A computed fold for a 517-nucleotide part of an RNA from a metagenome, annotated as small-subunit ribosomal RNA, 5' domain.
The prediction has a mean pLDDT of 86.
It matches the Rfam family "Bacterial small subunit ribosomal RNA".
Context: one part of a larger RNA
RNA sequence: GAAUCAACGCUGGCGGCGUGCCUAACACAUGCAAGUCGAACGAGAAAGUGGGGGCAACCCUGCGAGUACAGUGGCAGACGGGUGAGUAACACGUGAACAACCUACCCUUGAGUGGGGAAUAACACCGCGAAAGCGGUGCUAAUACCGCAUAAAAUCCUUUGAUCGCAUGAUUGAAGGAUCAAAAGCGCAAGUUGCUUGAGGAGGGGUUCGCGGCUGAUUAGCUAGUUGGUGAGGCAACGGCCCACCAAGGCAACGAUCAGUAGCCGGCCUGAGAGGGCGAACGGCCACACUGGAACUGAGACACGGUCCAGACUCCUACGGGAGGCAGCAGUGGGGAAUUUUGCGCAAUGGGCGAAAGCCUGACGCAGCAACGCCGCGUGGAGGAUGAAGGUUUUCGGAUCGUAAACUCCUGUCGAUGGGGACGAAAGCCCGCAAGGGUUUGACUGUACCCGUUGAGGAAGCCACGGCUAACUCCGUGCCAGCAGCCGCGGUAAUACGGAGGUGGCAAGCGUUGUUC
Repeated sequence: GAAUCAACGCUGGCGGCGUGCCUAACACAUGCAAGUCGAACGAGAAAGUGGGGGCAACCCUGCGAGUACAGUGGCAGACGGGUGAGUAACACGUGAACAACCUACCCUUGAGUGGGGAAUAACACCGCGAAAGCGGUGCUAAUACCGCAUAAAAUCCUUUGAUCGCAUGAUUGAAGGAUCAAAAGCGCAAGUUGCUUGAGGAGGGGUUCGCGGCUGAUUAGCUAGUUGGUGAGGCAACGGCCCACCAAGGCAACGAUCAGUAGCCGGCCUGAGAGGGCGAACGGCCACACUGGAACUGAGACACGGUCCAGACUCCUACGGGAGGCAGCAGUGGGGAAUUUUGCGCAAUGGGCGAAAGCCUGACGCAGCAACGCCGCGUGGAGGAUGAAGGUUUUCGGAUCGUAAACUCCUGUCGAUGGGGACGAAAGCCCGCAAGGGUUUGACUGUACCCGUUGAGGAAGCCACGGCUAACUCCGUGCCAGCAGCCGCGGUAAUACGGAGGUGGCAAGCGUUGUUC
C1' cells in the first nucleotide's frame, strides 16, 4: 500500500446493489418450515336455515353436503433448506475403468391387461388407562392383499453355431425344457389417464484405479481378518464384505504407525510474476442432524422436522407410565469485542401432489434493522475589498483566518409537499377443427418513475502537523502530567505533552486495533 463475514472511538444527509453468530455442533418458550389426490376406495356429520305436524317438549323432511373431520390406498416426505462437529480418507480435485452394477418419475418403441378368492381399517358395541394410547367382538370397499390362467424379446438350464476381445469372457443366432404378470378410474361415445412385462435413451447414483494437495522422527517400526488362496454366504454389483479351512504373508526412511491440525474444490485476497495466505457470500462434492447404536419401508435412506434400543438433559403425571430434540425461518437465554424482524406474499421463478381447478411451499420473491462493504449523489453556484466585525499573532507598522462572511443575482439534485403512475404478467382457464377471440391474477406498492409547488432553506466530520510523512505558531506544564509504529520527546522559551489559532490529508466518513499478502 492492498484486503477484511470484522470490532472499538468520534461523527453521521440520501440512494442502488450486496453482506450480516467467525465465539457454545451450548440449551431452547412460541408460531410456522411437507404435503397432496374424491378422476383409486368405503363411510360420512354439525351449526345454521326453509317446509309440514304438534298446546308444548319434540317429530318428519329439504338445503347446508356427498361438504368438514377421520380412515384404507397412491405418490411425495432420500428433493429443497441448515451446519462444518467428525474426517488426512479414493473424503475431495482431475483423468480413466465397470466384460462387476442399480435407476421411481420422464422420453422412444414392442406385447399384454382374462377369470377368481380371502381379509382389514374406517364404523358399531364392549372393555382397560390420569394421559399417551391399547385390546376384544361384529360389518364393509378398493388401483390394498393372495392364488389361477395366458406369456417371451425376460430369467435359468441343456445342446449347438457365428463374430469379437482385454484374462475371467462379451455380443448374437437356432433347438428343447423350466419359472414368473397385470388394476382399474373418468367419459354418452370417440377416447384418455393408468396397470403388467420387454428393449433403448436421458438424467441420476454405486464401485474401482493412476496422479495431486498439511505439520511433527523430541513418533521407527506397524499389522491376526492382518496379506493371499479354496469353498460357501451376502450384495444392485466386485471384494476378507462376512464365515470355515489352508498358507505366512502385507506396509514402512520415496516416512508406515502414532500424534497434532483440518471438511475438499471452483474460487477469494495479495503480488510484476513466481509464490504466499484463505476456503465468508455464490456454485459443485462430502459428512452430520441431542450423544451412541441398529435396522424397517422404499427405485432411492440406514432417513434433520420417520421407527426401535441405550444414554444425558428438559417437561407432564393420578407415580403405574408417558412426551421432546431449531446445525430449517423468525425469535429467547447464554457465551462473546461482535452479527438483524417472533414481518409480507405465493404475484414471479422453482419444487411436491393432482386430469384439472387448485392446495402446500420461512425454497424463493420482497420488505424491515445495521455506514458492515462497494458504488453514486448532495450539503449549493456566480459575483462580491471597507480586505468589515471578531479570533489568533505581532518587531505594534502590520500579518492571517479571507472572497471566507455580510450583500447582490441565480439554480433546484436530495429532502418536504400536491397530482399522475408503471415494468415485472403470460402462462393458465373458457369458446373454437384451426386461425383466432374472450377473461382472471402484483407481496413488493400508490413503490420506482414523471409533472408541479416550496425554498439556500433540513444535511460535515475525523485524524494528523519532530524525522520517516504532506502540514507551525502562541499559551499552559516543567523527567510532572503525559505522548509513542520506530528513532525518541518532557528536568522553565517543548513545531513531539495539554489547549488555542492556523495548516495538511481524507471525507459520510475518519482514525485505532486484530488478521493476511